[in-house]
Record summary:
The part of an RNA shown here (small-subunit ribosomal RNA, 3' major domain) has 478 nucleotides and comes from an uncultured bacterium. The RNAcentral record of the full RNA draws on ENA and SILVA.
Context: one part of a larger RNA
């Protein structure tokens, strides 16, 4: 100097505490562990591996098994020979394909000579040999890049100058102060960088400006008129402790208080300092090295990744009456749309099928927003609660057994609010109710990502528990 202390001071985070609501018990849905298994491919493992790589495993994907198969090869580029009934192929035969067989048919550019047939070279394609291709083999402790973590915590450092024989130290400590090493003041230190803010997006509140497909008047339509409102998208104004009071060193700030649509960083968001974990990835890619080369490489068919005494972890559904059912009427927001969304009709209980107006979309569509009112059920394993199975189907797709998704009828598990433990949240959050999108043929989507409706309860405080900053102590550690 750090880095440890069940050492001190001081200060911070949903870190306790104060409150909601949950996981930990069941059912099922994913992920993992084992355990099976021909295979159950790989990879992450405290925080910060476990709904993670996966924004879609029925073939494919796929990497793995098992069985058939091909070796200049599923793909690159070079050399050297060779190639006219030549390459390249239907039909047909084996065969699960893949691939082997077969040959009907039957060439192609580009220069040159000819009117043309066509002739020479070259070339592309193909045979044969050769170099080589290839490998999701293996090292992430050889790398690059490209993430995560501490932590958006406030630190991490340079120049010169000083001070110490030196490692070093000052600065950056110190009083105050802040969300901040922010800022003031003091000081052998004066300065500067990387970081904090600020600048950049999206919201809140108002103006000018835009006026179709939006808005508003009129109207039976068709169509007129028109930008007030909402709104759409451009440009600006607004907030800075600027203003009054107190506090404070007359500083920095702090605290009420006016104006305001907003107040003291206005709310989210983008943005991650020097480093820490030989963190994670060679399987996204690149890559050094080592292996493997009639195979560890490629092709193709079936399985497999989905297996199940079991244990975890994340998450849905519920255990009901603030609720089930039925029934009738509202009120969003962002999205998506062409080999796509599909209205109106029409069949069918249903999924859906038939049919297709209209839309490359502020114009049509997907689309019904659901909690929400109104009756009914009256506490009970029920009119709670849908797991399971059995039956019939409907959609995608060559193809739903293994293994898809949903629809009807029918069955109708467990479950009575869940030990020890433990998660999440400080406001439009929590909790609850729908919505849509990504990937996608379909879909195992209860994920994950965004949008809105409705709308809480508590923070007394910092003793403790957990992680962290600053300053000091000890230390036999580095």
């Nucleotide at each position: 100097u750090g880095a440890c202390g069940g050492g001190g001071g001081c200060c911070c985070g949903c870190a306790c505490a104060a409150g909601c609501g949950g996981u930990g018990g069941a059912g099922c849905a994913u992920g993992u562990g084992g355990u099976u298994u021909a295979a159950u491919u790989c990879g992450a493992c405290g925080c910060a591996a476990c709904g993670c790589g996966a924004a879609g495993a029925a073939c494919c994907u796929u990497a793995c098994c098992u069985g058939g198969g091909c070796u200049u090869g599923a793909c690159a580029u070079g050399c050297a020979g060779g190639u006219a009934g030549u390459a390249a192929g239907a039909a047909c035969c084996c065969g699960a394909a893949a691939g082997g067989g077969g040959g009907a048919u039957g060439a192609c550019c580009u220069g040159u000579a000819g009117c043309a047939a066509u002739a020479c070279a070259g070339g592309a394609g193909c045979c044969u040999g050769c170099a080589c291709a290839g490998g999701u083999g293996c090292u992430g402790c050889a790398u690059g890049g490209c993430u995560g973590u501490c932590g958006u915590c406030a630190g991490c450092u340079c120049g010169u100058g000083c001070c110490g024989u030196g490692a070093g130290g000052u600065g950056u400590u110190g009083g105050g102060u802040u969300a901040a090493g922010u800022c003031c003041c003091g000081c052998a230190a004066c300065g500067a960088g990387c970081g904090c803010a600020a600048c950049c997006c999206c919201u809140a509140u108002c103006c000018u400006c835009u006026g179709u497909u939006g808005g508003g008047c009129c109207u039976u339509a068709a169509g007129g008129c028109u930008c007030u409102c909402u709104c759409u998208g451009a440009g600006g104004a607004a907030a800075c402790u600027g203003c009054c009071g107190g506090c404070g060193a007359u500083g920095a700030g702090c605290u009420g208080g006016a104006g305001g649509a907003a107040g003291g960083u206005g709310g989210g968001g983008a943005u991650g300092a020097c480093g820490u974990c030989a963190a994670g990835u060679c399987a996204u890619c690149a890559u050094g090295g080592c292996c493997c080369u009639u195979a560890u490489g490629u092709c193709c068919a079936g399985g497999g990744c989905g297996a199940c005494a079991c244990a975890c972890g994340u998450g849905c559904u519920a255990c009901a009456a603030u609720g089930g059912c039925g029934g009738c009427c509202a009120c969003a927001a962002a999205g998506g749309g062409a080999a796509g969304c599909a209205a109106u009709g029409u069949c069918g209980u249903g999924a859906g099928g038939c049919g297709g107006a209209g839309c490359a979309a502020a114009u049509c569509c997907c689309a019904a927003a659901a909690a929400g009112c109104c009756g009914u059920c009256u506490c009970a394993g029920u009119u709670g609660g849908g797991a399971u199975c059995g039956g019939a189907g409907u959609c995608u797709g060559c193809a739903a057994c293994u293994c898809g998704a949903c629809u009807c009828c029918g069955u109708g598990a467990a479950c009575g609010c869940g030990g020890a433990a433990u998660c999440g949240c400080u406001a439009g959050u929590a909790a609850u109710c729908g919505u849509g999108g990504a990937u996608c043929a379909g879909c195992c989507a209860u994920g994950c990502c965004a949008c809105g409706g409705u709308g809480a309860a508590u923070a007394c405080g910092u003793u403790c528990c957990c992680g962290g900053g600053c300053c000091u102590u000890g230390u036999a550690c580095a």